[in-house]
Context: one part of a larger RNA
Molecule: large-subunit ribosomal RNA, domain VI
Organism: wastewater metagenome
C1' cells in the first nucleotide's frame, strides 16, 4: 500500500518446505532346507550408532555479577580493618543465563496409485499366451498420513464477534519470555512492568568486634556466621501522570 465501510482475535489451506538412514542381539528355531558342514524366509521383541529438534532436572563447561584465600605497592594519620592498581593481579569455588560431552523426543505405523516382477480370465491365432479389452498383487521410491510456514492464493477466500453512543490503533512511559535499530511481547494507578525494601531457593564457607588460651606465630568461643543472592515470592516507597494524535461516511 492493496484486498472496497472500520476493527481485534480464532481458524480454512491453494501452494511451499522439512523429515525419510541403519547395525547388533533375543525369539520363532538349531525349526524349514541339507548326507553332513551349515542354516533361513515370514512374524514378534530388545538395545545401539550417526543425524535432527527442544531443553537445563541430572553430569559437566563458562560464569570480567558473587564469596573466600594470597602476593607486591599506593592510600584511608598509625595498629587492626579496608579501598585502588597489578591480564578479572593470582588462586579455589560458584547462582541465573548461555551451553554439550548432559537430558528428553523424532524417522514409524497406516491408506492410495504404481515400477521391475508375479498372476487370473482371455482372444487376435479353434491350441498356447500376464494383454490386445478386462481384473488382482507388488518397493526404502510417488501421492497422502506426522511436523513447520502459508489468503499479495491480485482467483487477495469463508464464519463468528465488537463498534460507529465509537471499537481499535499510535505516540509517550516502565520493561523483558524480545532485541543491532526498527520489530515482538508484558505492563501503565481499576497497576506488581522495572527499581527499591522485606523474606527466600541457592553460592561462599564461619565476617568484624569482643572474650579466652599461648612468649609469639596462631588457635578456640561468640558463629552452619558474615557477605552475596541475574533465580522465586510479597510489598505501591520511586517511576509508568496528564495531555496529544489517527480512526467509518460526507
Nucleotide at each position: 500500500u492493496g484486498u472496497u465501510g472500520g476493527a481485534g482475535a480464532a481458524g480454512u489451506g491453494a501452494g511451499a518446505a522439512a523429515c525419510g538412514c541403519u547395525g547388533u542381539c533375543c525369539u520363532u528355531a538349531g525349526u524349514a532346507c541339507g548326507a553332513g558342514a551349515g542354516g533361513a524366509c515370514c512374524g514378534g521383541g530388545a538395545u545401539g550408532g550417526a543425524c535432527g529438534a527442544a531443553c537445563c532436572u541430572c553430569u559437566g563447561g563458562u560464569g570480567u555479577g558473587u564469596c573466600a584465600g594470597c602476593u607486591g605497592u599506593c592510600c584511608u594519620g598509625c595498629c587492626a580493618a579496608g579501598g585502588g592498581c597489578a591480564u578479572u593481579g593470582c588462586u579455589g569455588a560458584g547462582u541465573a543465563g548461555c551451553u554439550a560431552a548432559g537430558u528428553u523426543c523424532g524417522g514409524a505405523a497406516c491408506g492410495g496409485a504404481u515400477a521391475a516382477a508375479u498372476u487370473c480370465u482371455g482372444a487376435a491365432a479353434g491350441c498356447a499366451u500376464c494383454u490386445a479389452a478386462g481384473a488382482a498383487u507388488g518397493a526404502a521410491g510417488c501421492c497422502g498420513u506426522c511436523c513447520c510456514c502459508a489468503a499479495g492464493a491480485u482467483u487477495a477466500g469463508g464464519a463468528a464477534u465488537c463498534a460507529u453512543u465509537u471499537a481499535g490503533a499510535c505516540u509517550c512511559g516502565u520493561g523483558a519470555g524480545a532485541g543491532a535499530u526498527g520489530a515482538u511481547c508484558a505492563c501503565g494507578u481499576u497497576g506488581a512492568u522495572a527499581g527499591g525494601c522485606u523474606c527466600u531457593a541457592g553460592g561462599u564457607g564461619u565476617a568484624a568486634g569482643g572474650c579466652g588460651a599461648g612468649u609469639a606465630a596462631u588457635c578456640g568461643c561468640u558463629u552452619c556466621a558474615g557477605c552475596c543472592g541475574a533465580g522465586g515470592a510479597g510489598u505501591a516507597c520511586u517511576a509508568a501522570u496528564a495531555c496529544g494524535c489517527c480512526g467509518a461516511u460526507u